Source information: This is a predicted structure of a 355-nucleotide RNA (Bacterial RNase P class A). Rfam family: Bacterial RNase P class A. The family's RNA type in Rfam is ribozyme. Its mean pLDDT, the model's own confidence on a scale to 100, is 78.
RNA sequence: GGAGUAAACCGAAUAGUCGCGUAUAGCAAAGUCGAAAGACUGCGUACGAGGAAAGUCCGGGCCCUAUAGAGCAAUGAUGCUGGAUAACGUCCAGUGAGGGUAACCUUAAGGAAAGUGCAACAGAAAACAACCGCUAGACUCGAGUCUAGUAAGGAUGAAAAGGUGAGGUAAGAGCUCACCACUAAUAUGGUGACAUAUUAGGUUAGUGUAAACCCCAUCAAGGGCAACACCGAGUAAAGAAGGUUAAUGGCUGCUCGUCAGUCUUCUUGUAUUGGUGGCAUGAUGCAUAUAGCAAUAUAUGUACUAGAUAGAUGACUAUUCAAGACAGAACCCGGCUUAUAGAUUUACUUUUUAC
Numbered sequence: 001g002g003a004g005u006a007a008a009c010c011g012a013a014u015a016g017u018c019g020c021g022u023a024u025a026g027c028a029a030a031g032u033c034g035a036a037a038g039a040c041u042g043c044g045u046a047c048g049a050g051g052a053a054a055g056u057c058c059g060g061g062c063c064c065u066a067u068a069g070a071g072c073a074a075u076g077a078u079g080c081u082g083g084a085u086a087a088c089g090u091c092c093a094g095u096g097a098g099g100g101u102a103a104c105c106u107u108a109a110g111g112a113a114a115g116u117g118c119a120a121c122a123g124a125a126a127a128c129a130a131c132c133g134c135u136a137g138a139c140u141c142g143a144g145u146c147u148a149g150u151a152a153g154g155a156u157g158a159a160a161a162g163g164u165g166a167g168g169u170a171a172g173a174g175c176u177c178a179c180c181a182c183u184a185a186u187a188u189g190g191u192g193a194c195a196u197a198u199u200a201g202g203u204u205a206g207u208g209u210a211a212a213c214c215c216c217a218u219c220a221a222g223g224g225c226a227a228c229a230c231c232g233a234g235u236a237a238a239g240a241a242g243g244u245u246a247a248u249g250g251c252u253g254c255u256c257g258u259c260a261g262u263c264u265u266c267u268u269g270u271a272u273u274g275g276u277g278g279c280a281u282g283a284u285g286c287a288u289a290u291a292g293c294a295a296u297a298u299a300u301g302u303a304c305u306a307g308a309u310a311g312a313u314g315a316c317u318a319u320u321c322a323a324g325a326c327a328g329a330a331c332c333c334g335g336c337u338u339a340u341a342g343a344u345u346u347a348c349u350u351u352u353u354a355c
Stems, first nucleotide, its partner, number of pairs: 001351008010342001012320007020048005026043002031040003050326001054337002057335005062224004069256004075220005080094005095109001096107004110215002115213002117209003131154002133150007162180006181204001182201008228277004237268006248260004284303008
């Protein structure tokens, strides 16, 4: 110098003029709208969209059912180990398997000996495995045919009686042996998943698939800010059927339990313009220290950083610049996924050259 891997961070900036939204402990003003509840208006000052605000995919905070329990069932989700967290299907660190020269990356990673199912086509055969081939015998002029043995070689396939080598055999085969793989036991190390070693086993049960049904373990009440609370205004009943201290309704799909409860169901119809809160002080941000490999936790200090509701940050000028990409909050937070022009920084791997 080239090629790569992992992460962090910026993503337009500065100045001026006019304009927009919120807050206000400051100053000024006493009006406007409304039936009411309530709302609006000037100056100054402070603040004012993202790394994903997107998707609505997970998990919660919060609200209501609601004083709200236990068991069973159904449905769904997760699935190696240990930690972190409010929690998670997230994150951190490891283990196994696979990819890469490597730094690193991926992982839907429990159970196939509980059972059921599926595996097209090809192939002899996907479970009662023999098409070609090899060996032995018989027939035959020869080509070839038949019988018995075989699963080493070949073909098909994702997968076909564990792999390599040697011996042995009529030819072959875990038939025998060595090594590897597999199963089991023991020992050592480790919190553990596992790793290593030793011993034994040829009964190594002839394939794969559970992102097929299923089995095992764990978890999950339902509905949602258009939740909900308050203020103001306003409201109308009629008919039919049934019931009489019960029915019925809620938690809850069922059982137990518990709470409410004098009406229940159906049909027709009536009033309900609105306003305020919820609404941003938080599982919050930043800095330092300690503990930890880390995720993170604790302590101290410090800061208040959008709250619209027909829906706020726009326009112009000048300068700088590598660039103007993806793209605009609507109750909030922790993640995941997707989109993204361009710039900067740190660490590591590999390669080339020079000293």